[in-house]
RNA sequence: GGAAUGAAAGGGCAAACCCGUUGAAAAGCGGGGACGCAAAGCCACGGGUCUAAAGCUGGAAAGCCAGGACAGCCGGGCUGCCGAA
Numbered sequence: 001g002g003a004a005u006g007a008a009a010g011g012g013c014a015a016a017c018c019c020g021u022u023g024a025a026a027a028g029c030g031g032g033g034a035c036g037c038a039a040a041g042c043c044a045c046g047g048g049u050c051u052a053a054a055g056c057u058g059g060a061a062a063g064c065c066a067g068g069a070c071a072g073c074c075g076g077g078c079u080g081c082c083g084a085a
Stems, first nucleotide, its partner, number of pairs: 006082001012037002017032006035072001041078003045075003048070003055064003
């Protein structure tokens, strides 16, 4: 120095839930809070899931639909801290 690996140290992120806020919603963001996470850092490319405002259908009820959302569902891509036996 490399591979494998996840012990240590120092740190990092933050589920549910609550409050505020944006949004039609799913959900996002801010604060509190920690279930967990070694990529729980980034990217919707493949699959999947959620929502259905607009649109389409319908007499209505309602149905369909992503150009909306989820990276903490899986795969893939990009980047990256420390480091023992």
c-di-GMP-I riboswitch aptamer from a Desulfobacterales bacterium, 85 nucleotides, folded computationally. It matches the Rfam family "c-di-GMP-I riboswitch aptamer". Rfam links the family to the GO term cyclic-di-GMP binding. NCBI's taxonomy places the organism under Bacteria, Pseudomonadati, Thermodesulfobacteriota, Desulfobacteria, Desulfobacterales. The sequence is in RNAcentral, with records from Ribocentre.